[in-house]
Model confidence (mean pLDDT): 78 of 100.
A computed fold for a 120-nucleotide RNA from Citricoccus muralis, annotated as SAM riboswitch aptamer (S box leader).
The RNAcentral record of the sequence draws on Rfam.

């Protein structure tokens, strides 16, 4: 490189730098922008994924408890305790990442884009 789940109408902006377009790409509209837009870089700050913690629930297994069969050997059962693993929820935390104008700015369009987690 190419597949493959899952978000993409919550939330969150100051400071330097730089100097012309940007909001994915076309059509067509909004907007932003020399009062410096985008871009970078520090810094704060936000809380979707994972990653760690806690709580609750549940399923498989196990180990105990207790009850019925049974001569033994041995078997079944439970509104019982307990506990590893996995799974749902629900709370905390910011380590890995992301993200911080407008719903991915809006309508059509497209083997479209972006994060993130999983496998190779």
């Nucleotide at each position: 490189c190419g597949a493959c789940c899952a978000u993409c109408c919550c939330g969150a902006g100051c400071g330097g730098c730089c100097g012309a377009g940007a909001g994915a790409u076309c059509u067509g509209g909004c907007u932003c922008u020399g009062u410096g837009a985008c871009g970078c870089c520090g810094c704060a700050g936000c809380a979707a994924c994972c990653c760690g913690u806690g709580g609750u629930c549940g399923a498989c297994g196990c180990c105990g408890g207790c009850c019925c069969c049974u001569u033994c050997c041995g078997g079944g059962g439970c509104g019982c305790g307990g506990u590893u693993u996995c799974g749902g929820c629900c709370a905390c935390c910011a380590g890995g990442u992301g993200c911080u104008a407008c719903c991915g700015c809006c309508a059509g369009a497209u083997u479209c884009g972006a994060u993130g987690g999983a496998a190779a």